[in-house]
Context: one part of a larger RNA
RNA sequence: UGACGGGGGCCCGCACAAGCAGUGGAGUAUGUGGUUUAAUUCGACGCAACGCGAAGAACCUUACCAAGUCUUGACAUCCUGCGACGCACAUAGAAAUAUGUGUUUCUUUCGGGACGCAGAGACAGGUGGUGCAUGGUUGUCGUCAGCUCGUGUCGUGAGAUGUUGGGUUAAGUCCCGCAACGAGCGCAACCCUUACUGUCAGUUAUUAUGCAAGAGGACUCUGGCAGGACUGCCGUUGACAAAACGGAGGAAGGUGGGGACUGACGUCAAAUCAUCAUGCCCUUUAUGACUUGGGCUACACACGUACUACAAUGGCGUUAAACAAAGAGAAGCAAGACCUCGAGGUGGAGCAAAACUCAGAAACAACGUCCCAGUUUGGACUGCAGGCCGCAACUCGCGUGCAGGAAGUUGGAAUUGGUAGUAAUGGUGGAUCAGCAUGCCACGGUGAAUACGUUCCCGGCCCUUGCACA
Numbered sequence: 001u002g003a004c005g006g007g008g009g010c011c012c013g014c015a016c017a018a019g020c021a022g023u024g025g026a027g028u029a030u031g032u033g034g035u036u037u038a039a040u041u042c043g044a045c046g047c048a049a050c051g052c053g054a055a056g057a058a059c060c061u062u063a064c065c066a067a068g069u070c071u072u073g074a075c076a077u078c079c080u081g082c083g084a085c086g087c088a089c090a091u092a093g094a095a096a097u098a099u100g101u102g103u104u105u106c107u108u109u110c111g112g113g114a115c116g117c118a119g120a121g122a123c124a125g126g127u128g129g130u131g132c133a134u135g136g137u138u139g140u141c142g143u144c145a146g147c148u149c150g151u152g153u154c155g156u157g158a159g160a161u162g163u164u165g166g167g168u169u170a171a172g173u174c175c176c177g178c179a180a181c182g183a184g185c186g187c188a189a190c191c192c193u194u195a196c197u198g199u200c201a202g203u204u205a206u207u208a209u210g211c212a213a214g215a216g217g218a219c220u221c222u223g224g225c226a227g228g229a230c231u232g233c234c235g236u237u238g239a240c241a242a243a244a245c246g247g248a249g250g251a252a253g254g255u256g257g258g259g260a261c262u263g264a265c266g267u268c269a270a271a272u273c274a275u276c277a278u279g280c281c282c283u284u285u286a287u288g289a290c291u292u293g294g295g296c297u298a299c300a301c302a303c304g305u306a307c308u309a310c311a312a313u314g315g316c317g318u319u320a321a322a323c324a325a326a327g328a329g330a331a332g333c334a335a336g337a338c339c340u341c342g343a344g345g346u347g348g349a350g351c352a353a354a355a356c357u358c359a360g361a362a363a364c365a366a367c368g369u370c371c372c373a374g375u376u377u378g379g380a381c382u383g384c385a386g387g388c389c390g391c392a393a394c395u396c397g398c399g400u401g402c403a404g405g406a407a408g409u410u411g412g413a414a415u416u417g418g419u420a421g422u423a424a425u426g427g428u429g430g431a432u433c434a435g436c437a438u439g440c441c442a443c444g445g446u447g448a449a450u451a452c453g454u455u456c457c458c459g460g461c462c463c464u465u466g467c468a469c470a
Stems, first nucleotide, its partner, number of pairs: 001470002004466002007464003011460003015454002020417004026308008034299002042053002064294007073123001077122002079119005086103007106113002125283002128281003134277002136272003139268001141266001146185006152161003165176003191259004196227007206216002230253001233247005310411001314370006327358003332351002337346003377408001381404005387398002424446002427443004
C1' cells in the first nucleotide's frame, strides 16, 4: 500500500421488512446428474452450468455406434496422358458402388481453357489433444462510482497528497474549504421511442352510410420539421453556496417513463481450440472420406426450469362476429364458395401488400345450467377410427373425432419474482422450420396490494481501526 475481521462510523440496493403471486407436494414437457447401452457424440458445473451452445436430432443435421466400402482421397494447388461433360435403360446390391448397352461431341486468338477419367508424388483431411501456449469473442462483480496521469509539495524509501474534510447528489454530481493546481478514462448529456402542441405533406388511410366513378383535404391516421421541462418562477430551510422540501402554471416536474449505443482500471489461469483463426503435439490404407441402419428420444432413481390443474371470483352451453397492438407472406399468405362432426379436402378471387391474405383476438358482458362431489372438476394415459407434412412417421412427428378417465382437494423444511401500467391474469404474432413450441423473442387487453422503517440476513461504495496474510 492492499486484502481480511462473527472491529467501528456513514450510505445504498426488492437486501430485509410490508404486501401480492409463486416454486418445493401431483401429472406432463424440457434440461442435467446417475445408471444402462454397440453407441446413448461433445461442451457448459455456486451466484455467473442445468427450456444453456441447440432460432427447432424421423433421413439429413451428426460430430457417436454397427456393418459394407475408398486410399492423392468428399475438398484445394501443381504435372502427364486420354476424353466433352452428360443423359436414358438394364443387372447385382441395404445403399455407397460396380458392370453392360444405347445416345451425345462445348469454347478457342488452335497454344490452350472449362469439365470428367486414369497415373505419379508434393500434399490434402482431422468437430483429434492442450482455453493452464494464444488471438478474437463472451460472462461476472456492475451501469457499481470508481480507476488513473502530468507538474508541484511531503517522505531516506515503499509511497502519500490531489481522490481526504463540511454539506449535497442517482453519480469522484455539484458547492465550500484545503499544498496542491490541472487533466484523462468512467458519470451525465448528445441518439431512438413514448406522453402534449404547432406546422408541412399525404395514398393504399379517411370523409363514407351498399358499391363504383368523381370530389374534398376537415377529423382519425401516417411521417418530416419545430416547440416544450431548464429547479426556469414563488415560498421555506440551508453557510449569501451546492442543494432539499412545498407550491403555481403545465400534457408532462425535478434523470418525466422505457430503450439502444455505452460496461472505466481491473477480478475470477472464469467460458469457448466444437463458430472462426492459430502455436505445439498426435494421426495419415486412418483419429481422414462415402453409404445403409441404429443412437443422441434408453430408465430403478435424484435435481433445476416451465406448463396444466386441484375448481363456484369456477366448469359447460347459447347470444352479442363487443373492443387491440405488433408482425409475416411468392417454391409464399391464401378469401368467398362447396364437401366433412372435425382435423382437413376440392378449388383458386386477391396480394411482392396502410390496398389482398394469415385473422376468429381472448379474458370481458348478458342469459341458462351444474350445487361442493374426486363432481358437468382435472385431464395424464389407453383403445378404435380418420387427417397432414414428408422418399420415409416402427424405433421417433403433429392435429382430429368417439369411447374410457390416473394422480391431484392448495403442497414439510426451505426458497423465488417484481415497487406501476409493475405483479398477477387473458390472448396475438414472429424467428428457426417440409413437418414439429408448455421454450425463446416481441405485441397490445384487464389490472392490483404494500413500503412503518434500516435493528437483523445478503451484496456493494467511502472513511477509520487492528495486523494471522501478500